[in-house]
Context: one part of a larger RNA
RNA sequence: CUGGGCGUAAAGGGCGUGUAGGCGGCUUGGCAAGUCUAGUGUGAAAUCCCUGGGCUCAACCCAGGAUUUGCAUUGGAAACUGCCAGGCUUGAGGGCAGGAGAGGCAAGUGGAAUUCCUAGUGUAGCGGUGAAAUGCGUAGAUAUUAGGAGGAACACCAGUGGCGAAGGCGACUUGCUGGCCUGACCCUGACGCUGAGGCGCGAAAGCGUGGGGAGCGAACAGGAUUAGAUACCCUGGUAGUCCACGCCGUAAACGAUGGGUACUAGGUGUUGGAGGUAUCGACCCCUUCAGUGCCGCAGCAAACGCAUUAAGUACCCCGCCUGGGGAGUACGGUCGCAAGACUGAAACUC
Repeated sequence: CUGGGCGUAAAGGGCGUGUAGGCGGCUUGGCAAGUCUAGUGUGAAAUCCCUGGGCUCAACCCAGGAUUUGCAUUGGAAACUGCCAGGCUUGAGGGCAGGAGAGGCAAGUGGAAUUCCUAGUGUAGCGGUGAAAUGCGUAGAUAUUAGGAGGAACACCAGUGGCGAAGGCGACUUGCUGGCCUGACCCUGACGCUGAGGCGCGAAAGCGUGGGGAGCGAACAGGAUUAGAUACCCUGGUAGUCCACGCCGUAAACGAUGGGUACUAGGUGUUGGAGGUAUCGACCCCUUCAGUGCCGCAGCAAACGCAUUAAGUACCCCGCCUGGGGAGUACGGUCGCAAGACUGAAACUC
């Protein structure tokens, strides 16, 4: 090279956008680079293989053939790929009319609850646990009523419901803004798919500067438990959690399942549309498109299971795997304020 794989055995990049590249719909004409065909030249000889011959056989030797799968050149073919020119509409995109949504960003607003403060009522406990104690309370707590402050999160609605590429998104109002779905068929006319690098986004924790700080709460302190208890339980409590701006760039970033297109029994729920039937009307019922679940045939699979949302049948493109440990370590490089991230071995050993 040929080849096998990636849900759980090693293996899908966290996600997108897009450069190069790879691949690419129907049709007409042309060219002839790829492709195919014929000829010519060359592809040393020996060797190997086949046929025949010579040493009494063989080894050995001789002759002929085959082979030398290649390269160059000339003539030809035009189905396929490619290139050039033209056409088409089903892929893709746009326009029009509708539709749903916690999609994003910003500003403003609201109620419940916790905590704290002030005032009233009120008196000896409260709190906490398996049981307690630390703790709080006669300087009046807990409970209760009224008022105020402040921060964070938005009960019910809520649903294998919705939206988003992923991370993720849940009170209400307004403004700005991205994507998606459906229907008619009006327009463009292959404008497409994927995507090494690049660029952007990216939970939580963490970092820098400045704010904020109710509740919760690493660290820490105390009380318990225990043989011990640097824990589990309790009382406190600092960073942090929140905001602005800037970093970090990781995750069981999971459907542990890359993206695209086409095809391949059904049944049943649900979300958002459209059409039909029916009706006074709304339901009901039928068809269809897009999503989201469950069950299940063929097929696949080591099994579990997957099964039109494929892990089935195929094609295109990317990423990745190659025994366990050493090790996601060392070294080097790039990035980062740091923490560290990315890239990523070997000796040795089983």
Molecule: small-subunit ribosomal RNA, central domain
Organism: uncultured bacterium